[in-house]
A computed fold for a 111-nucleotide RNA from a Bacillota bacterium, annotated as SAM riboswitch aptamer (S box leader). Rfam family: SAM riboswitch aptamer (S box leader). About the family: The SAM riboswitch is found upstream of a number of genes which code for proteins involved in methionine or cysteine biosynthesis in Gram-positive bacteria. The model forms 97% of the base pairs in the Rfam consensus. It was read from a public genome assembly, where an Rfam model found it. Its mean pLDDT, the model's own confidence on a scale to 100, is 81.
RNA sequence: AACUUAUCAAGAGAGGUCGAGGGACGGGCCCGAUGACACCCAGCAACCUCCAAACAAAGGUUUGGAAAGGUGCUAAUUCCUGCAGAGCAAAUUUACUCUGAAAGAUAAGGG
Numbered sequence: 001a002a003c004u005u006a007u008c009a010a011g012a013g014a015g016g017u018c019g020a021g022g023g024a025c026g027g028g029c030c031c032g033a034u035g036a037c038a039c040c041c042a043g044c045a046a047c048c049u050c051c052a053a054a055c056a057a058a059g060g061u062u063u064g065g066a067a068a069g070g071u072g073c074u075a076a077u078u079c080c081u082g083c084a085g086a087g088c089a090a091a092u093u094u095a096c097u098c099u100g101a102a103a104g105a106u107a108a109g110g111g
Base pairs, nucleotide, nucleotide: 003109004108005107006106007105008104013041015040016039017038021031022030023029025082026081027080028079042074043073044072047070048069049066050065051064052063053062054061055060078103083100084099085098086097087096
């Protein structure tokens, strides 16, 4: 790097530095010199972690709580969509809605 499991509709700054691109990829649509992105600080959340209770022969499971530590996150649902199916009709085209995949992100494993 593969691979496995879980989650992805909630939440989070009128702060500082920097100075041109950024939102993974294609298509769209957006953000950005009224300063984006990134970094620092601050914050959010609670995956790992810690505490308590119940259950279990045990590995552990469930519920509640905490936030010191390891990550993560802080425009737009993962910004929308990219494949398949349904609504959907004799056929075609376009649009819309829903569902499931795929892709991606994050965590914990894993080698």